[in-house]
RNA sequence: CCGGGUGUAGCGCAGUUGGUAGCGCGCAUGGUUCGGGACCAUGAGGCCGUGAGUUCGAAUCUCGCCACUCGGACCA
Numbered sequence: 001c002c003g004g005g006u007g008u009a010g011c012g013c014a015g016u017u018g019g020u021a022g023c024g025c026g027c028a029u030g031g032u033u034c035g036g037g038a039c040c041a042u043g044a045g046g047c048c049g050u051g052a053g054u055u056c057g058a059a060u061c062u063c064g065c066c067a068c069u070c071g072g073a074c075c076a
Stems, first nucleotide, its partner, number of pairs: 001072007010025004019056001027043005049065005
């Protein structure tokens, strides 16, 4: 330098005929227990890397940029 992939809640991920986002773990509160763990119930937490475009409507489509990652090229 060329090409591909990924970027969604603290962590790991799901969500693509576009219709205002969900699961597991973790966390908080309550129950249970002498107490803890386990278990049960309830709850909080993200506007979807970033900017713009298309659309009545975008995590989902298009373009730029950034980060991570894989492969290739180059390395006198």

Background:
This is a predicted structure of a 76-nucleotide RNA (transfer RNA) from a Clostridiales bacterium. RNAcentral records the identical sequence in 10 taxa. The RNAcentral record of the sequence draws on ENA. Its Rfam family is "tRNA". Rfam links the family to the GO term triplet codon-amino acid adaptor activity. The family's RNA type in Rfam is transfer RNA. Model confidence (mean pLDDT): 82 of 100.